Predicted 3D model of a 532-nucleotide part of an RNA (large-subunit ribosomal RNA, domain I) from Sporocytophaga sp. RNAcentral holds the full RNA, with entries from ENA. Lineage of the source: Bacteria > Pseudomonadati > Bacteroidota > Cytophagia > Sporocytophaga.
Context: one part of a larger RNA
């Protein structure tokens, strides 16, 4: 030096665990804010650095309800106290709530500085206290602003990429920017679809139709609708004609008449309807307020049933034996694996605010039949030319819808559509408006689930993490879990330089001693054996 055996150091893999994550389901909630939010700064404790709570009434104050023995958060020491005259704790409501922040008296390098007016303290002051004082909209009352995860609507709107290059095209009306709203948003009661002498009957969403019809440097690609089957269902209001009132204007034979404006009634559609004329009625249904009853609803309450023996290094819930409860054998905890030990669970009960439903009552809104001479039925609109956009449709034979620009009708014997255009036929009634449900989403709350992860995984973050740290900045961004059942966390002694080590003690175990469960490998020793 090598090999082997034994035993250590070192290191933190592995196993086991879970306090945290991930993905969903069902409910709730779907907003907060000038009554000052979100988010912060600074304070606040007996001692108090951080976290948490709170706000000069400062780990808190008040009231009511619950609860019933401990309590003074994390925090396990000490000190000093509180509590059955009911504390701590839980729920609901209220008060307090410094300064910054939309930040709003003015300013400002956020958490600071400086004012005005009124009242007030003071002998007075470059002093103090309280209240008010921003902007915009609105006649006023009052409202707005700012923040917030996604979903939604509107206005703008790329490129990489694909086409194996690239320009039309694609990516894509995506990303992103701006504006706005709601718990959903948007759409929505046919100038619809269809069909060929058949029919459907607002919208939305899902399945299908269908990768079809189409479109397309007919390349890459893009890509419907009708219909059918489902989910959910709900229909309405104005403008106008006409009537009335008021005001103004014009005119007058001074009685009025006419026009305009405003307000009220009336009226709302395609089998045309309404006004108008005639007849007749007060039904039906909805909405809102009040009263009443019930249900639901916070904390919370009641809540069954097991012992013995042995094993076990300490502990029985595991073993053996015999019992019991069960509308409760969900789950968690307890010194090893518990239906019957504890918390719970099943099943019941329970009050406030609130919510929902029924009934009663009041207010308010809401109907019919016949006639058809006259009147009304949405105009710079429909349509057209030119130029764009939407749609499966890239200008095409190109309808339909929307926009810019130039033009520009008809008036129910009217007008529009049915994919150029014309005729017939069929369907509808534009140029005003509202509308629940079925649908989308989850920052947030509760309950639950997982052939999801188990500390290099799962969130970046199981731990005081968007922290430490890096960067001028936008921004980037970690590592780090486990003593034990219980601290019982090693009294005491000796040696020692010693926080090392030894004795002794605790404990089932200390090779569980805090550098603490298990403790692999690399790497480094020690002892012994064999061997060169």
């Nucleotide at each position: 030096g090598g090999c082997g055996u034994a035993u250590g150091g070192g290191g933190a893999a592995u196993g086991c665990c879970u306090a945290g994550g991930c993905u969903c389901u069902c409910a709730g909630a779907g907003g907060c804010g000038a009554a000052g939010a979100a988010g912060g700064a600074c304070g606040u404790g007996c001692c108090a650095a951080g976290c948490u709570g709170c706000g000069a009434u400062a780990a808190a104050c008040u009231a009511c309800g619950g609860g019933g023995a401990u309590c003074u958060g994390c925090u396990g020491a000490g000190a000093a106290g509180a509590a059955u005259u009911g504390a701590u704790c839980c729920g609901u409501a209220g008060g307090u709530g410094u300064c910054c922040g939309a930040a709003u008296g003015g300013g400002g390098a956020a958490a600071c500085c400086c004012g005005a007016u009124a009242u007030u303290c003071u002998g007075a002051a470059g002093g103090g206290a309280u209240a008010u004082c921003a902007u915009c909209c609105g006649a006023a009352a009052g409202g707005a602003a700012g923040c917030g995860a996604a979903c939604c609507c509107c206005g703008g709107g790329a490129a990489c990429u694909g086409a194996a290059a690239c320009a039309u095209c694609u990516a894509a009306g995506u990303a992103c920017c701006g504006g706005g709203a709601g718990g959903a948003a948007g759409a929505g009661a046919a100038a619809a679809c269809a069909a060929a002498u058949a029919g459907u009957g607002a919208u939305u969403c899902c399945g299908u139709a269908a990768g079809u019809a189409g479109u397309g440097g007919c390349g890459a690609g893009c890509g419907a609708a009708c219909g059918c089957g489902g989910a959910a269902u709900a229909g309405c209001c104005c403008a106008a004609a006409c009537c009335u009132a008021a005001a103004u204007u014009g005119u007058u034979a001074a009685g009025g008449c006419a026009a305009u404006u405003u307000a009220g009634g009336g009226g709302u559609u395609g089998u045309a309807g309404g006004a108008c004329c005639a007849c007749g009625a007060c039904a039906u249904u909805g909405u809102u307020g009040c009263g009443u009853a019930a249900a639901u609803a916070a904390a919370c309450u009641u809540a069954a049933a097991c012992u013995a023996c042995a094993u076990g290094g300490g502990a029985a819930g595991g073993g053996u034996a015999g019992a019991c409860c069960a509308u409760a054998g969900a789950a968690g905890g307890u010194g090893a694996a518990a239906g019957u030990c504890c918390u719970g669970u099943c099943a019941a009960g329970g009050u406030a605010a609130g919510u929902u439903u029924g009934c009663g009552u009041a207010a308010u809104a809401u109907a019919g039949u016949g006639g058809u001479a006259u009147c009304c039925u949405g105009a710079g609109u429909a349509g057209g030319g030119c130029g764009g956009g939407g749609u499966u449709g890239g200008a095409g034979a190109c309808g339909c819808c929307c926009c810019g620009u130039c033009u520009g009708a008809a008036u129910c014997u009217g007008c529009c559509a049915g994919c150029a255009c014309c005729a017939u036929c069929u369907g509808g009634u534009a140029a005003g408006g509202c509308u629940a449900a079925a649908u989308a989403c989850u920052a947030c709350u509760g309950a639950g689930a997982g052939a999801c992860c188990g500390a290099u995984a799962g969130u970046g973050a199981a731990c005081c993490a968007g922290u430490a740290c890096u960067g001028u900045g936008a921004a980037g961004g970690a590592a780090a879990g486990g003593u034990g059942a219980a601290a019982a966390g090693u009294a005491c002694c000796c040696u020692g330089a010693a926080u090392a080590a030894g004795g002794g003690g605790u404990g089932a175990a200390a090779u569980a001693g805090a550098a603490c469960c298990u403790g692999a490998a690399a790497c480094c020793g020690u002892a012994c054996g064999c061997u060169u």